[in-house]
This is a predicted structure of a 364-nucleotide RNA (Bacterial RNase P class A) from Candidatus Aerophobus sp. Lineage of the source: Bacteria > Bacteria candidate phyla > Candidatus Aerophobota > Candidatus Aerophobales > Candidatus Aerophobus. The gene name in the source record is rnpB. It matches the Rfam family "Bacterial RNase P class A". Rfam describes the family as follows. Ribonuclease P (RNase P) is a ubiquitous endoribonuclease, found in archaea, bacteria and eukarya as well as chloroplasts and mitochondria. The sequence is in RNAcentral, with records from ENA. Of the family's consensus pairs, 97% are formed in the model.
């Protein structure tokens, strides 16, 4: 200098005034269904993601039985649980630090592989290469032979060509030409041994060897009831229909019940935060101490002023430079975004700086 990984922070501080939500206390008003309404004082009032609603739970009601259906998918551990987290393996990328991965099975079966190409899976031969036969030509020539072209039959899969992909790759031998035909190394599959809890790794032997796709159906293993705080519970004006009683013969009154509006509850103290000791590589666990910190319902959490602080600009001063100091000056203190039953995660959005660790290159 350029990179990689991680952590902190989400903000200015103090005071005053005004405004809004919640709580406590006091007083007042109405007794209107209800814990109703108002005033004063004091206390208190958003986030790291409150977001997306993508996973996993708590809680509540419904249903309780399987099937259908859905989900997860390398290994071990953590956790209430998870698709999350930690550690490890493998593969891929990077010189490296490090990063990424829907990472079970294609030798159970079915299916697909467009176009091109001879051939896309129990194979096949377009151009080639090689052999044999026939035939034409040329050359040498005693017989005969050599070369070239064409035709037919056969061998082959080196080379070319097609394609995302062509039946292991490279070298040597071998052959008429070739071919795992043979061999060495590499890759692969299987077996054994060793190491490891395991994924897996290493070594030895055997076989020369079975295309790809499961984010196609499918198979294997494991897991999963459904709906959601507009859940659910309590109180209850009004109104319809209903039951009982009374007055009285036409309706009215009373009580019960019903349940809408509305109110209360659920509601915030919890798998909680901070700190410390121990265990563990770590995630995390155990013990001690300490703290409690929003509960609205069309939805509050904001604004103004003063002083101070920080940053930048301008001016002045000191200094060789880096830099430092001062000011009746000016400007700025933002972004993403806002609780709505509560937790654990993931993902996405975004501001300001600061700190720690590691790698590579160059110079001293």
């Nucleotide at each position: 200098a350029g990179a990689g990984g991680g952590a902190a922070u989400g903000a200015g501080g103090u005071g005053a005034c005004c405004g809004c939500g919640g709580g406590a206390u006091a007083c007042c008003u109405u007794a209107u269904u209800a814990c109703a309404g108002g005033u004063a004082u004091c206390c208190u009032g958003g986030g790291g993601a409150a977001a997306g609603u993508c996973c996993g739970g708590g809680c509540u009601c419904c249903a309780a039985a399987a099937a259908a259906g859905g989900g997860u998918a390398c290994u071990g551990g953590g956790c209430a649980a998870c698709a999350c987290c930690c550690a490890g393996g493998a593969a891929a990328g990077g010189u490296a630090a490090c990063u990424u991965u829907a990472c079970g099975g294609a030798a159970a079966g079915u299916g697909u592989c467009a176009c091109a190409g001879a051939g896309a899976c129990c194979a096949a031969a377009c151009c080639g290469c090689c052999g044999c036969a026939g035939u034409a030509g040329u050359c040498c020539g005693a017989a005969g032979g050599a070369c070239u072209g064409c035709u037919g039959c056969g061998g082959u899969a080196a080379g070319g060509g097609u394609g995302c992909a062509a039946a292991g790759g490279u070298g040597g031998g071998g052959u008429a030409a070739g071919a795992g035909c043979c061999u060495a190394c590499c890759a692969g599959u299987g077996a054994a041994a060793a190491a490891g809890u395991g994924a897996u790794u290493u070594u030895u032997c055997a076989c020369c060897u079975g295309g790809a796709c499961a984010a196609a159906c499918c198979c294997u293993a494991c897991c999963c009831g459904g709906a959601g705080c507009a859940a659910g519970g309590c109180c209850a004006a009004a109104u319809a229909g209903g039951a009982g009683g009374g007055u009285u013969u036409a309706a009215c009154c009373c009580u019960c019940g019903g349940g809408u509006a509305g109110g209360c509850u659920g509601c915030u103290g919890g798998a909680g935060g901070c700190u410390u000791a121990g265990g563990g590589u770590a995630a995390c666990c155990u013990g001690g101490g300490u703290c409690c910190u929003a509960g609205a319902u069309a939805a509050a959490u904001g604004g103004u002023c003063a002083c101070c602080a920080c940053c930048g600009a301008a001016g002045g001063g000191a200094u060789a430079u880096u830099u430092c100091c001062c000011u009746u000056u000016c400007g700025g203190u933002a972004a993403c975004a806002g609780a709505a039953c509560c937790c654990g995660g993931c993902u996405u959005a975004c501001g300001u700086u600061u700190c720690c660790c590691u790698c590579u290159u160059u110079c001293c």